[in-house]
RNA sequence: CAAGUAAACCGGGUGACCGCUCUGAGAUAUCAGGGAGGAAAGUCCGAGCUCCACCGGGCAGGAUGCUGGGUAACACCCAGGAGGGGUGACCCUACGGAAAGUGCCACAGAAACAUACCGCCCCGUUUAGGUGGGGUAAGGGUGAAAUGGUGGGGUAAGAGCCCACCAGCGGCUGGGAGACCAGUCGGCUGGGUAAACCCCAUCCGGAGCAAGACCAAAUAGAGGGACGAAGGGACGCCCGGCCUGUUCCCCGGGUUGGUCGCUUGACCCUGGUGGUAACAUCAGGGCUAGAUAGAUGGUCAUCGCUCCGAGCAAUCGGAGUACAGAACUCGGCUUACAGGUUUACUUGACCC
Numbered sequence: 001c002a003a004g005u006a007a008a009c010c011g012g013g014u015g016a017c018c019g020c021u022c023u024g025a026g027a028u029a030u031c032a033g034g035g036a037g038g039a040a041a042g043u044c045c046g047a048g049c050u051c052c053a054c055c056g057g058g059c060a061g062g063a064u065g066c067u068g069g070g071u072a073a074c075a076c077c078c079a080g081g082a083g084g085g086g087u088g089a090c091c092c093u094a095c096g097g098a099a100a101g102u103g104c105c106a107c108a109g110a111a112a113c114a115u116a117c118c119g120c121c122c123c124g125u126u127u128a129g130g131u132g133g134g135g136u137a138a139g140g141g142u143g144a145a146a147u148g149g150u151g152g153g154g155u156a157a158g159a160g161c162c163c164a165c166c167a168g169c170g171g172c173u174g175g176g177a178g179a180c181c182a183g184u185c186g187g188c189u190g191g192g193u194a195a196a197c198c199c200c201a202u203c204c205g206g207a208g209c210a211a212g213a214c215c216a217a218a219u220a221g222a223g224g225g226a227c228g229a230a231g232g233g234a235c236g237c238c239c240g241g242c243c244u245g246u247u248c249c250c251c252g253g254g255u256u257g258g259u260c261g262c263u264u265g266a267c268c269c270u271g272g273u274g275g276u277a278a279c280a281u282c283a284g285g286g287c288u289a290g291a292u293a294g295a296u297g298g299u300c301a302u303c304g305c306u307c308c309g310a311g312c313a314a315u316c317g318g319a320g321u322a323c324a325g326a327a328c329u330c331g332g333c334u335u336a337c338a339g340g341u342u343u344a345c346u347u348g349a350c351c352c
Base pairs, nucleotide, nucleotide: 001348002347003346004345005344006343007342008341009340010339012303013302014301015300016299017298018297020035021034022033023032024031025030037323041334042333044332045331046330047329048328049208050207051206052205055240056239057238058237059236061204062203063202064201065200066080067079068078069077070076081095082093083092084091085090096199097198101197102196103193104192105191117140118139119136120135121134122133123132124131125130148166149165150164151163152162153161167189169186170185171184172183173182174181175180212260213259214258215257221251223250224249225248226247230244231243232242267286268285269284270283271282272281273280274279304321305320306319307318308317309316310315
């Protein structure tokens, strides 16, 4: 210098004028202060909080799925193992069980899990071509996949039939907290598929701030139905337990205002300590939107940044400046994003 890998960030600044919302002070004229994001988004996971009167057991259903740790919790994060990809920095993985059972494996092929099409070998028969019986799974052919791979021995021909190495499986020994790794011994091999059913382990009640509470306002129930061996809840089922006539369901009518919930919180910043890390903890400091048809905006000037054009240059002119936008609150994941910055590392080329 070029090409990359990983991570952390910024994502317009300043001023003037005109507005919007909230809070505070006011003499009700006004003044002062706060006012979107890294994703506020998708609403995909996990929680807090609230209600369903309270609680337990079973079934069904759902979620997760290498190991250890973190956390309020998680499908998230950290560290590690195994497998795969890359020259490398590094990246990816839905990564329990196929020897419990069932299903499926298109086309092709003889056969997709019990089978032999061509071939090879042996025996019979035939003058011969051929044909009948048996053996084989080396070779050919089909396929995404054909029953371990390579080499040697062996055999009528072959075959883990035997041997060596490798892969896989099992036992033992050693290491590790564990996933697993290393060594050694053994017999000789059992197709794939579980984001197919299923099995195993762990976890899970439902609905959601339009939750819910209060005040005000309003009003039409002589309406219909269910029953005590009944009815109801936790808006799948069953059982126990619990509750019930001021009950439950349906239909009809009225109100459509306000307050709380609502923003101080698993919060933010700085530093210390422990830990490889995620994270935990301690000390000090800080308060950072709360609307309810929904504020956070508009115009102008100027300075940045990017691109284009002109110019030797200084510079001048024009265009552009992303994705998006709170609505109970957090922790994650995923997706979108003009342009730019920083750090560490890798590979290659050149120079000293």

Overview:
A computed fold for a 352-nucleotide RNA from a Dehalococcoidales bacterium, annotated as Bacterial RNase P class A. The gene name in the source record is rnpB. Of the family's consensus pairs, 93% are formed in the model. It matches the Rfam family "Bacterial RNase P class A". By type it is a ribozyme. Rfam describes the family as follows. Ribonuclease P (RNase P) is a ubiquitous endoribonuclease, found in archaea, bacteria and eukarya as well as chloroplasts and mitochondria.